[in-house]
Context: one part of a larger RNA
RNA sequence: ACGAACGUUGGCGGCGUGGAUGAGGCAUGCAAGUCGAGCGAGGACGUUGUAGCAAUACGACGAGCCGAGCGGCGUAAGGGGCAGUAAGGCAUGGGUUACGUACCCUGGGGUUGGGGAUAGCCGAGGGAAACUUCGGGUAAUACCCAAUAAUGUCGCAAGACCAAAGAUUUAUCACCCUUGGAGCGGCUCAUGUGGUAUUAGCUAGUUGGUGGGGUAAUGGCCUACCAAGGCAAAGAUGCCUAGCGGGUGUGAGAGCACGACCCGCGCCACUGGCACUGAGACACUGGCCAGACACCUACGGGUGGCUGCAGUCGAGAAUCUUCGGCAAUGAGCGCAAGCUUGACCGAGCGACGCCGCGUGCGGGAUGAAGGCCCUCGGGUUGUAAACCGCUGUCGAGGGGGAGGAAGGCGCAAGCUUGACCUAUCCCUGGAGGAAGCACGGGCUAAGUUCGUGCCAGCAGCCGCGGUAAGACGAACUGUGCGAACGUUGUUC
Numbered sequence: 001a002c003g004a005a006c007g008u009u010g011g012c013g014g015c016g017u018g019g020a021u022g023a024g025g026c027a028u029g030c031a032a033g034u035c036g037a038g039c040g041a042g043g044a045c046g047u048u049g050u051a052g053c054a055a056u057a058c059g060a061c062g063a064g065c066c067g068a069g070c071g072g073c074g075u076a077a078g079g080g081g082c083a084g085u086a087a088g089g090c091a092u093g094g095g096u097u098a099c100g101u102a103c104c105c106u107g108g109g110g111u112u113g114g115g116g117a118u119a120g121c122c123g124a125g126g127g128a129a130a131c132u133u134c135g136g137g138u139a140a141u142a143c144c145c146a147a148u149a150a151u152g153u154c155g156c157a158a159g160a161c162c163a164a165a166g167a168u169u170u171a172u173c174a175c176c177c178u179u180g181g182a183g184c185g186g187c188u189c190a191u192g193u194g195g196u197a198u199u200a201g202c203u204a205g206u207u208g209g210u211g212g213g214g215u216a217a218u219g220g221c222c223u224a225c226c227a228a229g230g231c232a233a234a235g236a237u238g239c240c241u242a243g244c245g246g247g248u249g250u251g252a253g254a255g256c257a258c259g260a261c262c263c264g265c266g267c268c269a270c271u272g273g274c275a276c277u278g279a280g281a282c283a284c285u286g287g288c289c290a291g292a293c294a295c296c297u298a299c300g301g302g303u304g305g306c307u308g309c310a311g312u313c314g315a316g317a318a319u320c321u322u323c324g325g326c327a328a329u330g331a332g333c334g335c336a337a338g339c340u341u342g343a344c345c346g347a348g349c350g351a352c353g354c355c356g357c358g359u360g361c362g363g364g365a366u367g368a369a370g371g372c373c374c375u376c377g378g379g380u381u382g383u384a385a386a387c388c389g390c391u392g393u394c395g396a397g398g399g400g401g402a403g404g405a406a407g408g409c410g411c412a413a414g415c416u417u418g419a420c421c422u423a424u425c426c427c428u429g430g431a432g433g434a435a436g437c438a439c440g441g442g443c444u445a446a447g448u449u450c451g452u453g454c455c456a457g458c459a460g461c462c463g464c465g466g467u468a469a470g471a472c473g474a475a476c477u478g479u480g481c482g483a484a485c486g487u488u489g490u491u492c
Base pairs, nucleotide, nucleotide: 001490002489004488005487006486007485008484011357012356013355014354015353016352017350018349024313025312026311028310029309030308033073034072035071038070039069042066043065045062046061047060048059049058050057051056080268081267082266089193090192091191092190093189094188095187096186099185100184101183104181105180107178108177109176110175112146113145114144115143121136122135123134124133125132126131152161153160154159166173167172168171194240195239196238201231202230203229206228207227208226209225210224211223212222213221243265244264245263246262247258248257249256250255270291271290272289273288274287293304294303295302296301321347323346324345325344329343330341331340332339333338360390361389362388363387370381371380372379373378394433396428397427398426399425400424403421404420407416408415409414436481437480438479439478440477441462442461443460447476448475449474450473451472457464458463
């Protein structure tokens, strides 16, 4: 010094911090949605028409409400963990004439004409379920074709080629091509970045070339052929260990040890592999295959993935609530209102850490009682208590409360938004509710008596104990620290 644990004890508050072990298994709930100002249905409700005594049925209307489905954007961020990785990593500094970039900003242009489907829906089936098949028919900012075509792409040039979508509350928001930017990324180079030689040789896509493929892009990245190279004692290859850095602890420094929380980067998502979509993934709460495990089953077949937030079992010396809220900050979507957000903000639990405060203050005896010691005179506990006076911090009960609120709506006046917390103030009451732990042989501050008798025991080291033990046990007393004090572990 600590993400600590254990023992005894424990009043309050602030700020932090809390699964370090089995990357073991997980019940349950929540953790990614949003847009009706893209689209066509449907429903509820309201107004209204017709029929009917009525229930009701069938219509019309509604910038309003709900809304499965198609469509758009998001779901690649945020959140978790450190298994793997000794170099596809990280740190620092370069390169990219070898590259990409949705949303955002900016400059220049454009938005013409057509078409065919499909879900939802209706009908008919299959299945225990998960789900699924056939037929009919419908819309779009979904899909396709044509037109237009440069400052764009390809090309030495000539030239060739490439697009679009509308919506509404009429003021906007969208759409397509392209220039530049910002931010973000891909690839690449150099240097640095553990242990072990009781590991000395390693390597066939291996090293290089040519053609081709692939990619946003370079490249054995892949492939065919050709050559025989490449690495290594300045440690290749193997084995063991390990996420890296900013930093943290210690130390006068050099160094040594570490990498919790927070920030940056990397990697992982039951285990292994694979691609699809997309600006971006080979994708934690998307898909497919295989495996292990678990669950449902009508035995034919299906379903699942907490290393998200809580929570549970297990193992362990050991690590919390199945809490509140979107009020703030931020994120996604939306013209907006807004919706969602276990990110986040808060509250709860734990003396786990640091810091602050309190547990009273003043007076009070040649000094009560009790305890302990005693040379029996006394000494000590000790102004300590009692007793007298005072105060009201903290806590308790009650009440107020700036601020955290910026925004939003509205022509304006104005209206409205706090889960939670609180600076601080007032009232009530009364010393009342609040002290322990370790140690006293030396190191090391602090000693006497009794008990025990190499026993019981103590102990960090030296060492104590065998009949007067300042070292064991107890009592009294003292010393140290104090809501803590000791012990253990680890680092310097």
This is a predicted structure of a 492-nucleotide part of an RNA (small-subunit ribosomal RNA, 5' domain) from an uncultured bacterium. RNAcentral holds the full RNA, with entries from ENA and SILVA. Its Rfam family is "Bacterial small subunit ribosomal RNA". The prediction has a mean pLDDT of 85.